RNAcentral holds the full RNA, with entries from MGnify.
This is a predicted structure of a 252-nucleotide part of an RNA (large-subunit ribosomal RNA, domain VI) from a marine eukaryotic metagenome.
The coordinates come from a structure-prediction model, not an experiment, and the mean pLDDT is 85.
It matches the Rfam family "Bacterial large subunit ribosomal RNA". Its family is annotated with ribosome and structural constituent of ribosome in the Gene Ontology.
Context: one part of a larger RNA
RNA sequence: UGUUCGUUGUCUGAAGGAAAGUUGCAUUUAGUACGAGAGGAACUAUGCAACGGUGCCACUGGUCGAUCGGUUGUCUGACAAGGCAAUGCCGAGCAGCUACGCACCAAGGGAUAAGGGCUGAAAGCAUCUAAGCCCGAAACCCAUCCUGAAAAGAGACAACAUUAAGGACACUCAUAAAAGAUGAGGUUGAUAGAGUCGGGAUGUACGCACCAAGGCAACGAGGUGUUUAGUCCGCGGCUACUAAUUGUCCGU
Numbered sequence: 001u002g003u004u005c006g007u008u009g010u011c012u013g014a015a016g017g018a019a020a021g022u023u024g025c026a027u028u029u030a031g032u033a034c035g036a037g038a039g040g041a042a043c044u045a046u047g048c049a050a051c052g053g054u055g056c057c058a059c060u061g062g063u064c065g066a067u068c069g070g071u072u073g074u075c076u077g078a079c080a081a082g083g084c085a086a087u088g089c090c091g092a093g094c095a096g097c098u099a100c101g102c103a104c105c106a107a108g109g110g111a112u113a114a115g116g117g118c119u120g121a122a123a124g125c126a127u128c129u130a131a132g133c134c135c136g137a138a139a140c141c142c143a144u145c146c147u148g149a150a151a152a153g154a155g156a157c158a159a160c161a162u163u164a165a166g167g168a169c170a171c172u173c174a175u176a177a178a179a180g181a182u183g184a185g186g187u188u189g190a191u192a193g194a195g196u197c198g199g200g201a202u203g204u205a206c207g208c209a210c211c212a213a214g215g216c217a218a219c220g221a222g223g224u225g226u227u228u229a230g231u232c233c234g235c236g237g238c239u240a241c242u243a244a245u246u247g248u249c250c251g252u
Stems, first nucleotide, its partner, number of pairs: 006160006015147004021051007034039001052105005060099004067092005072085005094234001108142003115135004166250004171185004191243003194239005199233004207226005214219001
């Protein structure tokens, strides 16, 4: 763009695609069948594991240049608070992302191959084959999963709409994201921010008071208390405080 009035939503499923599974061990059957004994199965059912696939992050582990703390050198006159030095180095580390963590990944049916058979003639016998029939594999086709009305035989159903349905731009955003797109929201509102509460990270802030080896003194590393402090949060709840205003365009 088309699908011959325009839309919105829910479907059908022609057709296409796939490896989503593969393998092993153990138990049961069973010390049974079989076998003189030695030895020693199977159908069935169950459990576990390895590899592979898909997804997830409650747990465990990793990472975490958000964050918190310690500390060295130097600079900001000193303290406090900071800059730079590979994130200066080091110790922790939530969310997120991940595996080393967790969950799941059929049975069955159809038609067959090699093969095994039944009936059975040509060929009075025999013969699985010539007519006919029954079985038989991870391969094939279903089943299963994914895409899928541009399937030109271009589908179905419901609703809306000239009393303008519906959509886009712009706006607040994320379960989405290279750009587009997708999805949530727009005051009849919890979409984002902020506040607050919860939860979490770090590990006890500044200041002050006291103690403190030593020192004539000035001073004094450090310690204790105030202090389960201070600082911070990409998470959750609540709250319209802030911003989603006002609008424009397309469109039968």